[in-house]
RNA sequence: UUCUUAUCCAGAGAGAUGGAGGGACUGGCCCUAUGAUAUCUCGGCAACAGACUGUUUCAGUACUGUGCCAAUUCCAGAAGCGUAAUGCUUGAAGAUAAGAA
Numbered sequence: 001u002u003c004u005u006a007u008c009c010a011g012a013g014a015g016a017u018g019g020a021g022g023g024a025c026u027g028g029c030c031c032u033a034u035g036a037u038a039u040c041u042c043g044g045c046a047a048c049a050g051a052c053u054g055u056u057u058c059a060g061u062a063c064u065g066u067g068c069c070a071a072u073u074c075c076a077g078a079a080g081c082g083u084a085a086u087g088c089u090u091g092a093a094g095a096u097a098a099g100a101a
Stems, first nucleotide, its partner, number of pairs: 001101008013042005021031003025077004043069003048065003051061004073093001078090004
């Protein structure tokens, strides 16, 4: 990098450095000098895999490997259905985990 499977309306922030962009892409909308994004420290959330425990198709712990801590993956994007209008369903794309090549 590609493929397969599963999940994505829940949850969880302070400090330091630094100084202008950021929220994947496009459009919208939003965050941001009351300091974003990023990096580091500490803290936290979750429970995918490993480990351990139990009453073992399951549940628990949170020790290890990841992940995550603005907004539903922020909303939409393609197709179908529907309303006076707001909408609904499935998918695509993306993210994460585990496995495989």
A computed fold for a 101-nucleotide RNA from Oceanobacillus zhaokaii, annotated as SAM riboswitch aptamer (S box leader). Lineage of the source: Bacteria > Bacillati > Bacilli > Caryophanales > Oceanobacillus. The coordinates come from a structure-prediction model, not an experiment, and the mean pLDDT is 85.